[in-house]
C1' cells in the first nucleotide's frame, strides 16, 4: 500500500467486486490436553416440579415436648408403701400468633421511553433521609382494647362468622419539655422569594428488655456528621419536510389547595399569551453512559460479558404500609389466560438459580457448597442468602503444549505422471540409536483460613512434587484460472456441475469431478451473517458540475452568511497560567503474581470535555469617533431592432371587378388529383383586406434573460464618456418570496391575407395513416386573462482582485504639422504567452491564481414515474420514491471498417466494339429424388469438364452375399517343426477359401565319413502364442506441408529520434510524377527491411562459334529425291555476345523527377509474354495425396472374393460441344504450318475389306523412320432458301477393334432413320492486337474409352476506346460514426409467451392514534349522617373523634359514533424489468437513405 472488471487498444469518470481486522455468533467437516473467559441476540411467550427473605422467644401472652421439684386422682397392695393421672413452680428446647426489624438491598430483563431519561457542569435561600457516628436532653404517672386460645357456627376448598378470655418494646390520655415548629417583636447580613441571632407566646415525647451485679441492649425530643435520595438549569443526545404549523392548564399573574420540597402540580378568577424554518407539532426507530469493534487519523459502526444510571415485573388501574414503594418472590380492582371446585365459589404470575414446552440457525445442570467474600435479623450463639464461591456441558472465543527426536538412498515398494531414457511422492517410510512434554499407573499432597488460641474447605485427593513402563493413545480442514501462494492424468461433453468478481463447460478443460502432486492454516479449517476498512464512493482532515452525474431560464430582493481605511475602549471568540472536576474498571506503559502466555496486581500516563478563578489584546466580534478608495451622486456630452402607446408608407402575395387574349395553366423524379372554352395562365387599370417588413444588415446595436428589425410623434428603462461639487462603507450574495419569462396550448371577444397540426384527395410503395403534389380547419394577428415550460445553451451562476501580447469590429474621449497615428474607457469577436484541463480545448468575455456567497451532484435501467402535497379552467407543471433489474452506463481521444459522405486515381469496370451464354438437341458436372448401395469431399465471387492427366472387372473407398484372424503388408519376444517350406494334381465351391496330396528343398557351423553322404546344433521358411500389424473410421474448428482468394493490387513494417499522460502519431502526409511507397521537391525526421522495378525463361534484329540426322547459293553427278560428291554461304539447329539506357534534339516542368514531340533503329520509354504473389484476411479448402496429435475400431468400423453400384431420372442450376445455314453445305482438284509423341511402340509399304479394320512387313530408342493427307484457304461444280443436299439426335439392322469379359456400361464403322431447332425472355459472360473470332494439327492419362474435357502447337485475322457521369471492385487523403464477429455492423417500438416486483382498485381484514358521547371498578379527596362505635370530655343524656353506608370528583377496562394513519389482502386493471434461436415492420447511429434533437399540440 493496493487489485480484477466498460474498450480492438487508451486514458479519465463512475459504479460493482476481493485481499484485512473484528463477534455473546450459527451452519459444514474434522476434534488430544489444560489454563482463563464466554454461553436464548428469536416469544417483555406460556410454564410443571424445587429452591432464590427472613430473623429475634434477651419485646409479649400462648401451646407443645423434655426434665427437676411439689402437689398426688383413678387403680393396685395393704396401711405404709406402690401407682403415677391432673395440677403448681422453676429449667431447657420448638414456635403458630401479636409486636420489632428486613421483605424498596441483593438478583432479573430492556417491553416501553427521543425525555432533563442519559452524559457532563452546576444549583437548591425550595428539599427528605431507618439503620450507622458524635453532642445536648429525657425515659413520670395511668387507661382501654385485641390475636392467639376457647366455644358455637357456615364453606368443598380458600377461609369466614359470632361469643368469650388475655399480654406486649402493640395502642391511647395526661404530665414535664427545649436550642424543634408556628406567631410577633427587634438586630444584622444577603442573592430577589430571603437567610441568621435575641426576646414573648403557643404547640408537641417516650418502652422497655437481659443480667445477682457492674453493666449491656434498647426507647423519647433535639442538634450535626455520614450515607442514601428528591427537585431544577446550560450543553450534548437517531432519521423523515411526502410530517409545517402546534398549543386551552395552554403561557403568565393574582389567591387558595397539595408536596419533604419549588412548580399550572392542583383549583378559582384575570390576561392572552407560549413554541416553531436555529426544523415546533407529527410519524418512525432506540434504554443512555463508561465502554467494545475499526480505522494513519479525523471518523463510521455497536452498547453481550463487568461497571455507573434508567425503566420495568402478566396487562392496566389505585393506592395503603412505611425513613424509603405506587412496592418482581405485597394489598385492591379490571382485563386476558391456566389451574382448582362439592358449579356456590377459589388459587396463580420465573425479565430470581436450575428446568420444561414453544419459537429459532441458535445459545448448558432440575449439580455442590455457605468454607471464602457480602447482606438480613439478632446481645449472641446462631439462622437464612440460586447474591457468590466452585464443580458440570458446549473448541463458542483467546492463550498454552502435544500427536515425538536423531542417524538413514538399493533414492525400496506402491501410486502418479512420461518424450519410456526417466521423473515424482521422498529422508519421506522401512530400519538403527534415543526422549518422556501430555495421557495412564502408583507414591506424597498444598495456599487459600482469619482475630489470643482452638476450630472450621464446597472446590478436593484437586494443583503441585516423585517414580514407572512404552512412539507407544492424539490431524484435520480449505484451496491450487486471473485477483492469490500452489499442475499434471482421467473422466465429463453448454451435460452433469462451478462461481466473491471477471468469467469456466458445445471431445485434447491447470476454472466442473475424481486422483496423483503441490500451497496456505492447523485442534482446528472452510461457509454463512454482521460491522468498521480498503471507498478521497458524502471528500470537516480531503470530491466535484463546458462535453463524464451536477449552475436554479432570467431578474428583484427578505432572513441568513460575508465585508474597505484609521483611533480607542470592552472582552463573546481566541490565547497563556492557575483550581474543581473528568468514578472504577477497560485503553498505554512500568513493574510484579500464576512454569510463559492468556488472565491477574500494583504505580504511572491517558480520560482529547466541563465549570471556575486571573491575565493579554494582534486577529474576529461589539461600543464611540474619524477618512474616501468600494458604492451611491450632481454637472457636460454620446450610442442604441430597449419597453409601452398612436398614427402613417410602399413591395408581395390572395380575392373582387373590367379590358387585351386564348387553350392551355399548374406541378413532379415521373405523373395525377386541381384549375381552364361559363375563357383559366399570362397581361393591363380598378379596388378590397390582412399579415409581414426586401435591400440598409455587418460573428453590428440593445436588453437580465425570454427577446427585440419600415417610418414618423409621444411616455419610459438601463448602459457608455469626461470632469469632480456632495454623501461616507451606505457593499456582494441570497434560502423562502415577488415579478419577468420563446413556442405551442388553454378561456373571452375580434379578426383572418400568407402559412398551415387534423382531415380528405392525387403520387410514391410489398404496405405509405409519411417524406412528394393539389386542397384544406384549429391556429398563425389583435385585445384584455391563464398557461410557466424548451438543446430557456456559451450546454459555463453571481460579485471582487490579480496574472504577456497581437490583431478585427462597436461607440465615447485625450494628444496629433486634426492625418496617419499614438493613448485610454467601455462592449463584441478571432489568434495566442504562462497556467489550466481525461482529452477536446479554454485563455484578461479563463475552464488560470485566490476570497465570499448561492444552486445543484454521487453507477445504469426502474423514472421525471407511481403516491401524497401543491399550483392550474383544462393539459399538465412543482416537489420527488422505493420494490425489483444490470456489471455496466456514460466521457475524450485512438487505430481500423464502414457510408445511398466528399477529393485524387486505377482495372474490359463501365462505356465504344466483335463474339457468346441464358431458347434447341447432346455431352459432362452439380443439387434434388430414387436406390440395397447410387462411396467421398468440393458450395457465391473464389464449387459445380473441380479432386478424375481415363469407373465394363481392377480402380472402388459403397452395396449385397461368400469367407478369413497375428491376419494382405513390417518388427520383435517364446515354444515348436526334416519330411519342414515349396508345391504338380484331384475334389468342393461363383471366386476367396477350404480338403487331399505325390514328389521335395536352401544356408552357416559342428562332429562322423567308405568322400557318395549322414548326424546334431543353429538360420529361412512354417506352425502355435504373446507383443502388435491394418483402419479411404471421426476431427482440415488440434495440426505440418501444399492451394484457392483479395491481388500483380501497392501495399505492409522495423530501428532511433522526436510529438503524445497514453492507446498512438511522425516517417509513409504535403506539392508533382509514375504501371509501382516510381523518382523528384518539401517537410522532425534519419535510415532500413519485405513487397514494386531489375537479375531468370520464351520471343523479336544482328554477330560470333559449330555443321549432323538439318540447308544447298556455288562446282560436278544423277535413277529428278539434297539422291550422291562436295561446301556450311544461307535457312535452321543451340551455345555465347551485342543491342534499348529517355542515351541524342526540341517543347513543356522548378534549373527537378518526369512528360510531350522528333530523329536514329529489328526494337521507344516496362518491346510482348511467362515465371515470381509482400504483412496479412476469409477458423477458405484438403485428415481421401502425403505426414501427423487426439479419439475410435481389433473374429471387425481390418483382410480377401463374386456380383452390383458409382452410369439410377418427373425435374433444377452450370459448363461445353453441334447447330439453325448461302461469309453456307456437298463434291472434285491443288496448297501452305508448327509443336509434339513412339519398343509389351510409331508404323511406311503391299494385300484383303465401301469401311472401322485385317493379314503380311521395311524402317526407327528418331532433326534420320513413323504418326503426318494440317484445316480454314484457293480453283472448278453442284444446292437457291425449302425444317432444305441445313442439322444431326433418336432408333432399327450389320460389322471392326481392344480387353478373362462390352447385358447393365466401351469406342469406332456402314446401311437405313432422320428428331428439335430457322439465332434464342429477364438476365448474363469473355476478349484492347497476332488479341478477339475462325481453322485444324498434337500431347498426357490410357488395352480400350464414353475428350465436345484438359495442356499445347501454329494457319487466316478484325472492330472499338469519345471518355470516367453511373455499376462493380480496388488504392490514396479527408470527413461522419451509437460499428470493432467491424454494414451481411447495430439497434428501436408495438404484438405473442413465461416468470418478477410494482401502481391503481368495488372493498375486504388488522395495528395504532385521536375527537364527541356514554359508562364508571377499586382507590383517594370532599360532603353527608342512616347504621355502628372501647380509650377523650361528660355524674347523666350526649359530644368530640372514629368506622360501615350513601353521595360528589377524578379515573382504568369497557361502548356508541365520526375522522387520521399504517400493514397486509382483493375479481380486474396500468405501466416496468427479465428471458440463445417468436411476429410485424425500420425510428435512430454514415446526409442512416426525409439531418438529428428539445418543448408543446
Nucleotide at each position: 500500500a493496493g487489485a480484477g472488471u466498460u474498450u480492438g487498444a487508451u486514458c479519465a469518470u463512475g459504479g460493482c467486486u476481493c485481499a484485512g481486522g473484528a463477534c455473546g455468533a450459527a451452519c459444514g467437516c474434522u476434534g488430544g490436553c489444560g489454563g482463563c473467559g464466554u454461553g436464548c441476540c428469536u416469544a417483555a411467550c406460556a410454564c410443571a416440579u424445587g429452591c432464590a427473605a427472613g430473623u429475634c422467644g434477651a419485646g409479649c401472652g400462648g401451646a407443645g415436648a423434655u426434665g427437676u421439684a411439689c402437689u398426688g386422682a383413678a387403680g393396685a397392695u395393704u396401711u405404709a408403701u406402690c401407682g403415677g393421672a391432673u395440677g403448681u413452680a422453676c429449667a431447657u428446647c420448638u414456635u403458630a400468633g401479636c409486636g420489632g426489624c428486613g421483605g424498596a438491598c441483593g438478583g432479573g430483563u430492556g417491553a416501553g421511553u427521543a425525555a432533563c431519561g442519559c452524559g457532563u457542569g452546576g444549583g437548591c435561600a425550595a428539599c427528605c433521609u431507618g439503620c450507622c457516628u458524635u453532642c445536648c436532653a429525657c425515659u413520670g404517672g395511668g387507661g382501654g382494647a385485641u390475636a392467639a386460645c376457647a366455644c358455637a357456627g357456615g364453606g368443598a376448598a380458600a377461609c369466614c362468622u359470632g361469643u368469650g378470655c388475655u399480654a406486649a418494646u402493640a395502642c391511647c390520655g395526661c404530665a414535664u419539655g427545649a436550642c424543634a415548629u408556628c406567631a410577633c417583636a427587634u438586630a444584622g447580613g444577603g442573592c430577589a422569594u430571603c437567610c441568621u441571632g435575641u426576646g414573648u407566646g403557643a404547640u408537641c415525647a417516650a418502652a422497655g428488655g437481659a443480667g445477682u451485679g457492674a453493666u449491656c441492649c434498647g426507647g423519647u425530643g433535639g442538634a450535626a456528621g455520614a450515607u442514601g435520595g428528591g427537585c431544577c438549569c446550560g450543553c450534548g443526545u437517531c432519521c423523515g419536510a411526502u410530517u409545517a404549523g402546534c398549543u386551552a392548564g395552554u403561557u403568565g399573574g393574582u389567591g387558595a389547595g397539595g408536596u419533604a420540597a419549588c412548580g399550572g402540580c392542583u383549583c378559582a378568577c384575570c390576561a392572552a399569551g407560549g413554541c416553531g424554518a436555529c426544523g415546533a407539532u407529527c410519524g418512525g426507530u432506540a434504554g443512555c453512559c463508561g465502554g467494545c469493534c475499526u480505522g494513519a487519523g479525523a471518523g463510521g459502526g455497536u452498547g453481550a460479558c463487568c461497571g455507573g444510571c434508567c425503566a420495568c415485573a402478566c396487562u392496566g388501574g389505585a393506592a395503603c404500609u412505611g425513613a424509603g414503594a405506587c412496592a418482581c418472590g405485597g394489598u385492591c380492582c379490571a382485563g386476558a389466560c391456566u389451574c382448582c371446585u362439592a358449579c356456590g365459589g377459589g388459587a396463580g404470575g420465573c425479565a430470581g438459580c436450575a428446568g420444561u414446552g414453544g419459537g429459532g440457525a441458535a445459545u448448558c445442570u432440575u449439580c455442590c457448597g455457605c468454607a471464602a467474600u457480602g447482606g438480613g435479623c439478632g446481645a449472641a450463639a446462631g439462622c437464612c442468602u440460586g447474591a457468590c464461591g466452585g464443580a458440570g456441558c458446549a473448541a463458542c472465543g483467546c492463550c498454552g503444549c502435544g500427536u515425538g527426536a536423531g542417524u538413514g538412498a538399493a533414492g525400496a515398494a506402491g501410486g502418479c505422471c512420461u518424450u519410456c531414457g526417466g521423473g515424482u511422492u521422498g529422508u519421506a517410510a522401512a530400519a538403527c540409536u534415543c526422549u518422556g512434554u501430555c495421557a495412564u499407573c502408583a507414591g506424597g499432597g498444598a495456599a487459600g483460613a482469619a482475630g489470643a488460641a482452638a476450630g472450621u474447605g464446597a472446590c478436593g485427593g484437586u494443583a503441585c512434587c516423585u517414580g514407572a513402563g512404552g512412539a507407544g493413545g492424539a490431524a484435520g480442514c480449505c484451496c491450487c484460472g486471473g485477483c492469490u501462494a500452489a499442475c499434471u492424468a482421467c473422466g465429463u461433453g453448454c451435460c452433469a456441475g462451478c462461481a466473491g468478481c471477471c468469467g469456466c463447460g458445445g471431445u485434447a478443460a491447470a476454472a466442473c469431478g475424481u486422483a496423483g502432486g503441490g500451497g496456505g492454516c492447523g485442534a482446528g479449517c472452510g461457509u454463512u451473517g454482521u460491522c468498521c476498512g480498503g471507498a478521497a464512493u458524502u471528500a470537516c482532515u480531503g470530491g466535484g458540475c463546458g462535453u463524464a452525474a451536477a449552475g436554479g431560464g432570467c431578474g428583484c430582493g427578505u432572513a441568513g452568511g460575508c465585508g474597505g481605511u484609521u483611533a480607542u475602549c470592552c472582552a463573546a471568540g481566541u490565547c497563556a497560567g492557575g483550581g474543581g472536576u473528568g468514578a472504577a474498571a477497560a485503553c498505554c506503559u512500568u513493574g510484579g503474581g500464576c512454569u510463559c502466555a492468556a488472565c491477574c496486581c500494583a504505580g504511572g500516563g491517558c480520560c482529547u470535555g466541563c465549570c471556575u478563578c486571573u491575565g493579554a489584546a494582534a486577529c474576529u466580534g461589539g461600543g464611540u469617533g474619524a477618512c474616501u478608495u468600494g458604492a451611491g451622486g450632481g454637472c457636460a456630452g454620446g450610442a442604441g431592432a430597449g419597453g409601452g402607446g398612436a398614427g402613417u408608407g410602399g413591395a408581395a402575395u390572395u380575392c373582387c371587378c373590367a379590358g387585351u387574349g386564348u387553350a392551355g395553366c399548374g406541378g413532379u423524379g415521373a405523373a395525377a388529383u386541381g384549375c381552364g372554352u361559363a375563357g383559366a395562365u399570362a397581361u393591363u387599370g380598378g379596388g378590397a383586406g390582412g399579415a409581414a417588413c426586401a435591400c440598409c444588415a455587418g460573428u453590428g446595436g440593445c436588453g437580465a434573460a425570454g427577446g427585440c428589425g419600415g417610418c414618423u410623434c409621444u411616455c419610459u428603462g438601463g448602459c457608455c464618456u469626461g470632469u469632480u461639487a456632495c454623501u461616507g462603507a451606505c457593499g456582494c450574495u441570497g434560502a423562502g418570496g415577488c415579478g419577468c419569462g420563446a413556442a405551442a396550448g388553454c378561456g373571452u371577444g375580434g379578426g383572418g391575407a400568407u402559412c398551415a397540426a387534423a382531415c380528405a384527395g392525387g403520387a410514391u410503395u410489398a404496405g405509405a395513416u409519411a417524406c412528394c403534389c393539389g386542397g384544406g380547419u384549429a391556429g398563425u394577428c389583435c385585445u384584455g386573462g391563464c398557461c410557466g415550460u424548451a438543446a430557456a445553451c456559451g450546454a459555463u451562476g453571481g460579485g471582487u482582485g490579480c496574472u504577456a501580447g497581437g490583431u478585427g469590429u462597436a461607440g465615447g474621449c485625450g494628444c496629433g504639422u486634426c492625418a496617419a497615428g499614438c493613448g485610454u474607457c467601455u462592449g463584441u469577436g478571432c489568434c495566442g504567452c504562462a497556467g489550466u484541463u481525461a482529452a477536446c480545448g479554454c485563455g484578461a468575455u479563463a475552464a488560470g491564481c485566490a476570497c465570499c456567497u448561492c444552486g445543484c451532484c454521487u453507477g445504469g435501467g426502474g423514472a421525471g414515474u407511481a403516491c401524497g402535497g401543491u399550483c392550474g379552467c383544462a393539459a399538465g407543471g412543482c416537489u420527488g420514491a422505493a420494490a425489483c433489474u444490470c456489471a455496466a452506463a456514460g466521457g475524450a481521444a485512438u487505430u481500423g471498417a464502414c457510408g445511398g459522405g466528399g477529393g485524387c486515381c486505377c482495372g474490359c469496370a463501365c462505356a465504344a466494339g466483335c463474339g457468346g451464354u441464358g431458347g434447341a438437341g447432346c455431352a459432362c458436372g452439380u443439387g434434388g429424388u430414387u436406390u440395397a448401395a447410387u462411396u467421398c469431399g468440393a458450395u457465391g465471387c473464389a464449387a459445380a469438364c473441380c479432386g478424375a492427366a481415363g469407373a465394363a472387372c481392377c480402380u472402388u473407398a459403397c452395396c449385397u452375399g461368400g469367407g478369413u484372424u497375428u491376419g494382405a503388408c513390417a518388427u520383435g519376444c517364446a515354444g515348436g517343426u526334416g519330411g519342414u517350406a515349396c508345391g504338380a494334381g484331384c475334389c468342393u465351391g461363383a471366386a476367396a477359401g477350404g480338403g487331399c496330396g505325390a514328389g521335395g528343398a536352401c544356408c552357416g557351423c559342428a562332429u562322423c565319413u567308405u568322400c557318395g553322404g549322414a548326424u546334431g546344433c543353429g538360420g529361412a521358411g512354417c506352425c502355435u502364442g504373446c507383443a502388435c500389424a491394418g483402419g479411404c473410421g471421426c476431427u482440415g474448428c488440434a495440426u505440418g506441408g501444399c492451394u484457392g482468394u483479395c491481388g500483380u493490387c501497392a501495399g505492409c513494417u522495423c530501428g532511433u529520434g522526436u510529438c503524445g499522460u497514453g492507446a498512438g502519431a511522425u516517417g509513409u502526409u504535403g506539392g508533382g510524377u509514375u504501371a509501382a511507397g516510381u523518382c523528384c521537391c518539401g517537410c522532425a525526421a534519419c535510415g532500413a527491411g519485405c513487397g514494386c522495378a531489375a537479375c531468370c525463361c520464351c520471343u523479336g534484329c544482328g554477330c560470333c562459334u559449330a555443321g549432323u540426322u538439318g540447308c544447298c547459293a556455288u562446282c560436278a553427278g544423277u535413277u529428278a529425291g539434297g539422291c550422291u560428291g562436295g561446301g556450311c554461304a544461307c535457312u535452321c539447329u543451340a551455345g555465347g555476345c551485342g543491342g534499348a539506357c529517355u542515351g541524342c534534339c526540341g517543347g513543356c516542368g522548378a534549373c527537378a523527377a518526369g512528360u510531350c514531340g522528333g530523329a536514329g533503329g529489328a526494337a521507344g520509354g516496362u518491346g510482348g509474354g511467362g515465371a515470381u504473389g509482400a504483412c496479412g484476411u476469409c477458423a477458405a479448402g484438403u485428415c481421401a495425396u502425403c505426414a501427423u496429435g487426439g479419439c475410435c475400431u481389433u473374429u471387425a468400423a481390418g483382410c480377401c472374393c463374386a456380383g452390383g453400384g458409382c452410369g439410377a431420372c418427373a425435374c433444377a442450376c452450370g459448363u461445353g460441344c453441334u447447330a439453325c445455314a448461302a461469309u453456307g453445305g456437298c463434291c472434285a482438284g491443288c496448297a501452305c504450318a508448327g509443336a509434339g509423341g513412339g519398343c509389351u511402340g510409331c508404323a511406311a509399304g503391299u494385300c484383303c475389306g465401301c469401311g472401322a479394320g485385317g493379314g503380311c512387313a521395311a524402317g526407327c530408342g528418331a532433326a534420320u523412320c513413323c504418326c503426318u493427307u494440317a484445316a480454314a484457304g484457293c480453283u472448278g461444280g453442284u444446292c437457291u432458301c425449302a425444317g432444305u443436299u441445313c442439322g444431326g439426335a433418336u432408333u432399327g439392322c450389320a460389322g471392326u477393334c481392344u480387353g478373362c469379359a462390352a447385358c447393365u456400361c466401351g469406342a469406332c464403322u456402314g446401311c437405313a432413320u432422320g428428331a428439335a431447332g430457322c439465332c434464342g425472355g429477364a438476365a448474363u459472360c469473355g476478349c484492347u492486337a497476332g488479341u478477339a473470332a475462325u481453322c485444324g494439327c498434337c500431347g498426357g492419362u490410357c488395352a480400350g474409352c464414353c475428350a465436345u474435357a484438359c495442356g499445347g502447337c501454329g494457319g487466316u485475322g478484325a472492330a472499338u476506346a469519345c471518355g470516367u457521369u453511373c455499376c462493380c471492385g480496388g488504392g490514396u487523403c479527408u470527413u461522419g460514426u451509437a460499428c470493432a464477429c467491424a454494414c451481411c455492423g447495430c439497434c428501436c417500438g408495438u404484438c405473442a409467451c413465461a416468470c418478477c416486483a410494482u401502481g391503481g382498485g368495488a372493498g375486504u381484514g388488522g395495528g395504532u392514534u385521536u375527537c364527541a358521547c356514554c359508562a364508571g371498578a377499586a382507590g383517594u379527596a370532599g360532603g353527608u349522617a342512616g347504621c355502628c362505635u372501647a380509650a377523650c370530655c361528660g355524674u347523666a343524656a350526649g359530644g368530640a373523634g372514629g368506622g360501615c353506608g350513601c353521595u360528589u370528583a377524578c379515573c382504568a377496562c369497557g361502548g356508541u359514533g365520526g375522522g387520521a394513519u399504517u400493514c397486509a389482502u382483493g375479481a380486474c386493471u396500468g405501466g416496468g424489468g427479465u428471458g440463445a434461436a417468436g411476429u410485424c415492420g425500420u425510428a435512430a447511429c454514415a446526409a442512416g437513405g426525409u439531418a438529428a434533437c428539445c418543448g408543446u399540440a
This is a predicted structure of a 1497-nucleotide RNA (small-subunit ribosomal RNA) from an uncultured bacterium.
RNAcentral holds the sequence, with entries from ENA and SILVA.